[in-house]
This record gives sequence, C1' cells and structure tokens, in this order.
RNA sequence: GUCAUUCUUUGGGGCGGGGCGCAAUUCCCCACCGGUAGUUAAAGUCUACUAAGAGCGCAAGCCGAAGGCGCGCGUUCCCGAACGGGCGAAAUUCCCGUACCGACGGUUAAAGUCCGGAUGUUAAAAGAAUUAC
Repeated sequence: GUCAUUCUUUGGGGCGGGGCGCAAUUCCCCACCGGUAGUUAAAGUCUACUAAGAGCGCAAGCCGAAGGCGCGCGUUCCCGAACGGGCGAAAUUCCCGUACCGACGGUUAAAGUCCGGAUGUUAAAAGAAUUAC
C1' cells in the first nucleotide's frame, strides 16, 4: 500500500416581505433550498443509488383450536425536473441567460420550506483494530 472482517464517528437544506381572507409559513406576487457515488472538467435537472409507498418469498419470536401477528433479511414494482449561448482538448457539470422539479400523513385553507413517523432509516464518507499478501 492492497484485500477481507469487525467496530466507531459522521451522514439534508430552505418562508423573509407583501396581497386576499374568519382562517393560509399551504392560495397569489416576490424570496429561499438542493443527499451519495460517478463523469476527459466542479451536476437538484446526465448515469447509478438512497428515503417514503406497494407486492412477493424467507423468517427470530409472540398468541393460538383453526389460524393470526411478525423484529429482521432478500427481491420486484414505483421513483420529479434543462435548454440556448460562451470558453475549452474535454463541461446537459464551469460562466452568462432564460426555464423547470420536489414522497407520505396532518392542518381553521390546497405545503419542496410548518408539524409528524424520525433521538428513525439510508446511499455513502472518514477513522481504528485484526488477518492475509
């Protein structure tokens, strides 16, 4: 230094002003935000992944007459949105311009920004220990 195993830590941002109204951080005008890895060159909009939601299989364990529930593991489905110009060897990634997108449940009124599941889960990142080379 590389591989493997185990452990530890880290691991998502944003409603400020105005309008209407009995009521809106939810509507309207302006504003604000952008996870992880990849890429000839830096990405919310390219490629792949991650949360939520749905199905199926296995299943610790619990209750039970039949049977039911089910931590967890695997797998499938679902899964938003960008163009034009410039520089360049190379950029839907940089610069200029103009656009666009944003799970589920809740709410005195419709939510990317509030509250909740969530002191959760997770793509992954960093570090440590041990083994092998």
FMN riboswitch aptamer (RFN element), 133 nucleotides, folded computationally. Its mean pLDDT, the model's own confidence on a scale to 100, is 83. It was read from a public genome assembly, where an Rfam model found it.